This is a predicted structure of a 73-nucleotide RNA (transfer RNA) from Rugosimonospora africana. It matches the Rfam family "tRNA". Rfam classes the family as a transfer RNA.

[in-house]
């Protein structure tokens, strides 16, 4: 200097080829039970790394840049 994969909720990871962004653990409320821990139950949590394009419509397409990892020289 150049190719490639990665970035999504506090954490770990989903969203089939562009059409409601969602689990699970943690956290907060309750029940249970003499407490706790387990279990059951409810509600919250995210400008999909940054900036911009396409498009009726972007986590998905395109292009810059940032970081992580790998790989050529």
């Nucleotide at each position: 200097u150049c190719c490639g994969u990665c970035a999504u909720a506090g954490c770990u990871c989903a969203a089939c080829u562009g059409g409601c962004a969602g689990a699970g653990c943690a956290g907060c409320c309750g029940g249970c039970u003499g407490u706790u821990a387990a279990c059951c139950g409810g509600a919250a949590g995210a400008u999909u790394g940054c900036a911009g394009g396409u498009u009726c419509g972007a986590u998905c397409c395109c292009u810059g840049c940032u970081g992580a990892c790998g790989g050529a020289g």
Taxonomically the source falls in Rugosimonospora (Bacteria, Bacillati, Actinomycetes, Micromonosporaceae). The sequence is in RNAcentral, with records from Rfam.